Predicted 3D model of a 482-nucleotide part of an RNA (large-subunit ribosomal RNA, domain I) from Saprospira grandis DSM 2844. NCBI's taxonomy places the organism under Bacteria, Pseudomonadati, Bacteroidota, Saprospira, Saprospira grandis. It matches the Rfam family "Bacterial large subunit ribosomal RNA". Gene Ontology terms of the family: structural constituent of ribosome and ribosome.
Context: one part of a larger RNA
RNA sequence: GGCACAGGGGGAAUGCCUAGGCUCUCAGAGAUGACGAAGGACGCGAUAAGCUGCGAAAAGCUACGACGAGCUGCAAAUACGCUAUGACUCGUAGAUGUCCGAAUGGGGGAACCCUCCAGAUUGAAGAUCUGGAACCCGCAAGGGGAAGAACGCAGGGAACUGAAACAUCUAAGUACCUGCAGGAAAAGAAACUAAGAAAAGGAUUCCGUAAGUAGUGGCGAGCGAACACGGAGGAGCCCAGCUCUAAUAAAGUAGUCAAGUUGAAUGGUCUGGAAAGGCCUGCCGAAGAAGGUGAUAGCCCUGUAGACGAAGACGAAAAAGAGCGAAGAGUAGCGCGGGACCGGAGGAAUCUUGCGUGAACAUGGCAGCACCAUCUGCCAAGGCUAAAUACUACUGAGAGACCGAUAGUGAACAAGUACCGUGAGGGAAAGGUGAAAAGAACUGCUAGGAGCAGAGUGAAAAGAACCUGAAACCCUGUGUCU
Numbered sequence: 001g002g003c004a005c006a007g008g009g010g011g012a013a014u015g016c017c018u019a020g021g022c023u024c025u026c027a028g029a030g031a032u033g034a035c036g037a038a039g040g041a042c043g044c045g046a047u048a049a050g051c052u053g054c055g056a057a058a059a060g061c062u063a064c065g066a067c068g069a070g071c072u073g074c075a076a077a078u079a080c081g082c083u084a085u086g087a088c089u090c091g092u093a094g095a096u097g098u099c100c101g102a103a104u105g106g107g108g109g110a111a112c113c114c115u116c117c118a119g120a121u122u123g124a125a126g127a128u129c130u131g132g133a134a135c136c137c138g139c140a141a142g143g144g145g146a147a148g149a150a151c152g153c154a155g156g157g158a159a160c161u162g163a164a165a166c167a168u169c170u171a172a173g174u175a176c177c178u179g180c181a182g183g184a185a186a187a188g189a190a191a192c193u194a195a196g197a198a199a200a201g202g203a204u205u206c207c208g209u210a211a212g213u214a215g216u217g218g219c220g221a222g223c224g225a226a227c228a229c230g231g232a233g234g235a236g237c238c239c240a241g242c243u244c245u246a247a248u249a250a251a252g253u254a255g256u257c258a259a260g261u262u263g264a265a266u267g268g269u270c271u272g273g274a275a276a277g278g279c280c281u282g283c284c285g286a287a288g289a290a291g292g293u294g295a296u297a298g299c300c301c302u303g304u305a306g307a308c309g310a311a312g313a314c315g316a317a318a319a320a321g322a323g324c325g326a327a328g329a330g331u332a333g334c335g336c337g338g339g340a341c342c343g344g345a346g347g348a349a350u351c352u353u354g355c356g357u358g359a360a361c362a363u364g365g366c367a368g369c370a371c372c373a374u375c376u377g378c379c380a381a382g383g384c385u386a387a388a389u390a391c392u393a394c395u396g397a398g399a400g401a402c403c404g405a406u407a408g409u410g411a412a413c414a415a416g417u418a419c420c421g422u423g424a425g426g427g428a429a430a431g432g433u434g435a436a437a438a439g440a441a442c443u444g445c446u447a448g449g450a451g452c453a454g455a456g457u458g459a460a461a462a463g464a465a466c467c468u469g470a471a472a473c474c475c476u477g478u479g480u481c482u
Base pairs, nucleotide, nucleotide: 001481002480003479004478005477006476007475008474009473015467016432017431020403021402022400023399024398025397026396027395028394029392030391032146039100040099041098042055043054044053046078047077050074051073061094062093063092064091065090066089070082071081105114106113107112115133116132117131118130119129120128121127122126135144136143137142151182152180153179154178155177156176162169166218192201193200205232206231207230208229209228215223216222236384237383238382239328241324242323243322244321245320255314256313257312260308261307262306267280268279269278270277282299283298284288290302291301292300333357334356335355336354337353338352339351340350343369364379365378366377367376368375419426420425439466442454443453444452445451
C1' cells in the first nucleotide's frame, strides 16, 4: 500500500410526520375614503432587538352582552401587579387615534419645513396649545377627488408570430395604456325577424344545436355568421302634455348574520414506560364527522346529530286608470374619406361618422342584401328596466386516485425577510429531543464557560450540532497478500 471483516467519524439521503401550500364545491360578501381610506413612517412594554397588538388615553380606555378562574401576546425568566365588586378571553357599540399618504393653509428631496386667522395660558412681545384656512361642481344644502384581486363598459392600441420569404391578410381589437362604474357590468321592450300564394314569431342576456354550414379570403394562410330549434331566465315601462279620477302604505316587518348554551353511552383484566391494543363483559346512537389524549377510543376530553341564543348589523316580496292630443332635424338620406358586421369595395344592403350637402311630417317615413314596383313588417333621430351571465382580493363550511420540506406558494421558520442592485427590480437558505424538560444535581480529568469520564433522568440518550441516520469521503483495529 491492496483486499476482506469489524468499529467509528463525517454527511445528509431515505422512511415516518405536518404546523403550510395547491385545486375545487357550496354559501356569503364584494364592505372602503375629506367623519381623512388603502398603504406606510415613528413611537408605546419593568427589563424589549424582531413579530403581533396599539397610538402621546399608545401589547391599551369605556359601556353592554357571553363565559367562569385564572390572567399579565409570540416567549422563557424574575419583578410589579390584576382577578368572584367577575379579571383574562370572546361578541357588539363607542372613545382615543402622533406624522406621512387623495393629503387638502403654503412649501417639500413622503413621514419634514414655514405661515395667516380666532381662542386659551400669562400684563406685553414672544413661546406653547386648541380650532380653522386646497381645488372643482352646485344658488344653497351638499357632492367630488383616492383605494380595490379578477370580472365590466368605453377611449386609444402594438409587435413577435402565421402565411414555410413578404406587402393585403394573420396574430387581434389580443397584449398594453387611459377613463369610469357596479356587485355584477353591459344589453334590452322592434323604424325587429320572417315570409314571398296564404300564413307566422314577438325585448335583452347566457348555454346547446344549427355549423366549421352560408359566406369571406394575395379564394393563400386563414377568418367565419345568421334565421330557426331545444333549454336557463322571464317584466315591462316612462318623458317629450293637458284634463279627470284614485293612491302615496305595509316596514326596518319576515328572515339572515354576529359571542355563546345544552348535548347520549364501559368497566375489568393481560402485555407494556404508557392502553385507546388483545381477551372478557356492557351501553348509546336524530350523535360510528373529525381532532386530541403516553400505541389504534362511538361511550376520557374537545366535539358531532338535535335543540336553544342578543342590546347590535344586514334586510325582502307584494301598488293605478281613463280621455283627447302628441309622436324626438342640421336628423334621415346623399357625396367624399374611414370604421363595424360572416362580408378584405365588391352588384354591397345594414350599423356607425370626420368633412360637405340636406328631406318628408302618419294623406308621412324606414326595412325586407344594389335598384324599382307590389306586398308584408315596423315607427329612427329621447330615456329607464330585475332574473338567467362573468369574476374571486375576502369570510364560513367542506372536498381531493393533489404536494409532503430539492415537493407544495418565492415564503410550513423574523419571507417578499436576509442579501444583491444607484434604480426599475432581483431574491434565498432555513421544519422534527421527549409522552412529559423529567433539558443532565453532584464528582473527576482539563487552561476550561470547550470536551470527555462517572453519577442521575428517561421506555429509549433520543442530550439540545437532539426522530430515523443511506452513500461519497476520512480514520482505527484484526486478518491476509506484496